[in-house]
Transfer RNA from Nitrospirae bacterium JdFR-85, 77 nucleotides, folded computationally. Its Rfam family is "tRNA". Gene Ontology term of the family: triplet codon-amino acid adaptor activity. The sequence was found in a public genome assembly. Lineage of the source: Bacteria > Pseudomonadati > Nitrospirota.

RNA sequence: GCGCCUGUAGCUCAGUUGGACAGAGCGGAGGUCUCCGGAACCUCAGGUCGGAGGUUCGAAUCCUCUCAGGCGCACCA
Numbered sequence: 001g002c003g004c005c006u007g008u009a010g011c012u013c014a015g016u017u018g019g020a021c022a023g024a025g026c027g028g029a030g031g032u033c034u035c036c037g038g039a040a041c042c043u044c045a046g047g048u049c050g051g052a053g054g055u056u057c058g059a060a061u062c063c064u065c066u067c068a069g070g071c072g073c074a075c076c077a
Base pairs, nucleotide, nucleotide: 001073002072003071004070005069006068007067010026011025012024013023019057028044029043030042031041032040050066051065052064053063054062
């Protein structure tokens, strides 16, 4: 340099052929229970879907550029 893959909540990950307010587990906060704590149960908060632009009535999803990480190839005598 070329190609491919990944990027979604604090962490690990879902998200069917584009469709309405983007979800789960763990973690966090509060509560119930308990002498207290843990466990269990209930409730709640938490996300510019890496970034920008475009297509569309509508984009996490499609297209372009770009950033970060990883892999392969090439170059490197």